[in-house]
The RNA shown here (transfer RNA) has 74 nucleotides and comes from a Chlamydiales bacterium.
The source organism's lineage runs through Bacteria, Pseudomonadati, Chlamydiota, Chlamydiia and Chlamydiales.

RNA sequence: GGGUGUGUAGCUCAGCUUGGUAGAGCAGCGAUCUCCAAAGUCGUGGGUCGGGGGUUCGAAUCCCUCCUCACUCG
Numbered sequence: 001g002g003g004u005g006u007g008u009a010g011c012u013c014a015g016c017u018u019g020g021u022a023g024a025g026c027a028g029c030g031a032u033c034u035c036c037a038a039a040g041u042c043g044u045g046g047g048u049c050g051g052g053g054g055u056u057c058g059a060a061u062c063c064c065u066c067c068u069c070a071c072u073c074g
Base pairs, nucleotide, nucleotide: 001073002072003071004070005069007067010026011025012024013023020057028044029043030042031041032040050066051065052064053063054062
């Protein structure tokens, strides 16, 4: 340098195929329980969807470009 894949909550990942209110688990926080703590139970906050641009009434999703990381070819 060429090719493929990857990037979404603090972490691990869905959602992309088929554009239409951004989700789950764990973690965190609060409550309950307990002499205290853990576990359990109930509740709850948290995201410019890697950056920029384009298409569209509407983009995490489609298109272009750049970047991160991984694999691969030379």
RNAcentral records the identical sequence in 3 taxa. Rfam family: tRNA. The prediction has a mean pLDDT of 81.